This is a predicted structure of a 72-nucleotide RNA (transfer RNA) from an Armatimonadota bacterium.
RNA sequence: GCCCCCGUAGCUCAGUGGAUAGAGCGCAGGUCUCCGGAACCUGAGGCGCUAGUUCAAUUCUAGCCGGGGGUA
Numbered sequence: 001g002c003c004c005c006c007g008u009a010g011c012u013c014a015g016u017g018g019a020u021a022g023a024g025c026g027c028a029g030g031u032c033u034c035c036g037g038a039a040c041c042u043g044a045g046g047c048g049c050u051a052g053u054u055c056a057a058u059u060c061u062a063g064c065c066g067g068g069g070g071u072a
Base pairs, nucleotide, nucleotide: 001071002070003069004068005067006066007065010025011024012023013022018055027043028042029041030040031039048064049063050062051061052060
């Protein structure tokens, strides 16, 4: 250089062209407790960027950026 895969919450991962985008762990608050832990309840927090297709894009397409792998 070329080819392939990936990019969604702090971390590990689901997810679908249309419904408030979810889970576990973590974090904050509360209940409980002498205190803490555990348990239970509540909450905060996210679709890499730009453009295109479409009535509608997190999902499809292209480019860019970043990560991983293959190849001379």